This is a predicted structure of a 472-nucleotide part of an RNA (small-subunit ribosomal RNA, 5' domain) from an uncultured Alphaproteobacteria bacterium.
Context: one part of a larger RNA
RNA sequence: GAAUGAACGCUGGCGGCAGGCCUAACACAUGCAAGUCGAACGGGUCUUCGGGUCUAGUGGCGGACGGGUGAGUAACGCGUGGGAACGUACCCUUUGGUUCGGAAUAGCCCCGGGAAACUGGGAGUAAUACCGGAUGAGCUCGUCAGAGGAAAGAUUUAUCGCCAAAGGAUCGGCCCGCGUUGGAUUAGGUAGUUGGUGGGGUAAUGGCCUACCAAGCCGACGAUCCAUAGCUGGUUUGAGAGGAUGAUCAGCCACACUGGGACUGAGACACGGCCCAGACUCCUACGGGAGGCAGCAGUGGGGAAUCUUAGACAAUGGGGGAAACCCUGAUCUAGCCAUGCCGCGUGAUCGAUGAAGGCCUUAGGGUUGUAAAGAUCUUUCAGUUGGGAAGAUAAUGACGGUACCAACAGAAGAAGCCCCGGCUAACUCCGUGCCAGCAGCCGCGGUAAUACGGAGGGGGCUAGCGUUAUUC
Numbered sequence: 001g002a003a004u005g006a007a008c009g010c011u012g013g014c015g016g017c018a019g020g021c022c023u024a025a026c027a028c029a030u031g032c033a034a035g036u037c038g039a040a041c042g043g044g045u046c047u048u049c050g051g052g053u054c055u056a057g058u059g060g061c062g063g064a065c066g067g068g069u070g071a072g073u074a075a076c077g078c079g080u081g082g083g084a085a086c087g088u089a090c091c092c093u094u095u096g097g098u099u100c101g102g103a104a105u106a107g108c109c110c111c112g113g114g115a116a117a118c119u120g121g122g123a124g125u126a127a128u129a130c131c132g133g134a135u136g137a138g139c140u141c142g143u144c145a146g147a148g149g150a151a152a153g154a155u156u157u158a159u160c161g162c163c164a165a166a167g168g169a170u171c172g173g174c175c176c177g178c179g180u181u182g183g184a185u186u187a188g189g190u191a192g193u194u195g196g197u198g199g200g201g202u203a204a205u206g207g208c209c210u211a212c213c214a215a216g217c218c219g220a221c222g223a224u225c226c227a228u229a230g231c232u233g234g235u236u237u238g239a240g241a242g243g244a245u246g247a248u249c250a251g252c253c254a255c256a257c258u259g260g261g262a263c264u265g266a267g268a269c270a271c272g273g274c275c276c277a278g279a280c281u282c283c284u285a286c287g288g289g290a291g292g293c294a295g296c297a298g299u300g301g302g303g304a305a306u307c308u309u310a311g312a313c314a315a316u317g318g319g320g321g322a323a324a325c326c327c328u329g330a331u332c333u334a335g336c337c338a339u340g341c342c343g344c345g346u347g348a349u350c351g352a353u354g355a356a357g358g359c360c361u362u363a364g365g366g367u368u369g370u371a372a373a374g375a376u377c378u379u380u381c382a383g384u385u386g387g388g389a390a391g392a393u394a395a396u397g398a399c400g401g402u403a404c405c406a407a408c409a410g411a412a413g414a415a416g417c418c419c420c421g422g423c424u425a426a427c428u429c430c431g432u433g434c435c436a437g438c439a440g441c442c443g444c445g446g447u448a449a450u451a452c453g454g455a456g457g458g459g460g461c462u463a464g465c466g467u468u469a470u471u472c
Base pairs, nucleotide, nucleotide: 001472002471003470004469006468007467008466009465010464013344014343015342016341017340018339019337020336021302026300027299028298030297031296032295035061036060037059040058041057043054044053045052046051068255069254070253077180078179079178080177081176082175083174086172087171091168092167093166094165095164096163097162098161099133100132101131102130109122110121111120112119113118139148140147141146153160154159155158181227182226183225188218189217190216193215194214195213196212197211198210199209200208230252231251232250233249234245235244236243237242257278258277259276260275261274280291281290282289283288308334310333311332312331316330317328318327319326320325347377348376349375350374357368358367359366360365381413383408384407385406386405387404391399416461417460418459419458420457421442422441423440427456428455429454430453431452437444438443
């Protein structure tokens, strides 16, 4: 000098754009953050018998996305470049099919248990829920004889579905080369360990698992152990090489009170799902139950320090639906904060008796200083009044009567902070007297201090200016 997610002190007019718990992955009151479909199903209710309406329950799709955090992880986690033994709901293309039956069950009704959470028994019922038979081009298995194996209808006449198969697209799982912090005051580590065979398991390869066999495998080119750490695009500094860093935005990974486990599903071992254990909090009729903000706001706590318990689905996007539409703290906006960057203003021109006052003085004067006063103008921004968008395709605007435009009034409402011994731009007087104090380094102060404190003057930056911390 540059930089910062900064903080602190003094000061503070406006706007645009951005940013805003770096600390306790500490604990959380309250509200909201994932629903939707009646064109799958039964039921209730109203009815002008055409139909309308409601949905707790069954069922479908979605809750594996979006949003948060960085605890763990030194690892195929990430980055980059390759690979073969895989899956892929919804979407697109193509081909073929959509046949005949059955038995249940929730809701509802009846009878109970319980403080509650919830739950037991009985009767009866529907489906795109469940099961069986048939067929099966292709599909799977095969000893090439053959064997196995599917479907669901709905509203009203046009669609949406359903099943099987092939291909695509997208997304994902797996493997490998190379790169990826410090410590040797960590030198040996390893028994499913290294390899093989048979088997199991998976969508798939593989000690992934298991039985048997062999005795291997890694390591000074640093194994193992310890410490630290999410990685990257980037950011910052620098002429570059390099160093430091990984907030916001984007990609990947990991986690969801702590630890473990599976279920469902195309996909999870699942933040706002389930089960078990633990700690903590809450309710209880003491028998038993409920919960998980590292979602958005917000609270306590910690801290030098970091915001509103706001508006809207108008736009963009997501889920569901044939659609109307519903949901969406994603998102878009508004609020707070000089936290940063950028822009603008706090007036302009003229004005010498060089006024008054202040300060200095060699007492003549010098300086503050065209500065003020005064005169003539202007009205940005802020203010008042009126008009008033684009963003939206025919309709639909939270923002918002916002941006913007016009008119009006009046210089009117708007300047501070640090420094002045050298480095380093900027000097005198008074006070103090090694005191009080200053200080980044050198160093100032013990009676004329340009270095302390005040004043006048000056220098620098400016809605900021200094200090502290950190990086280059």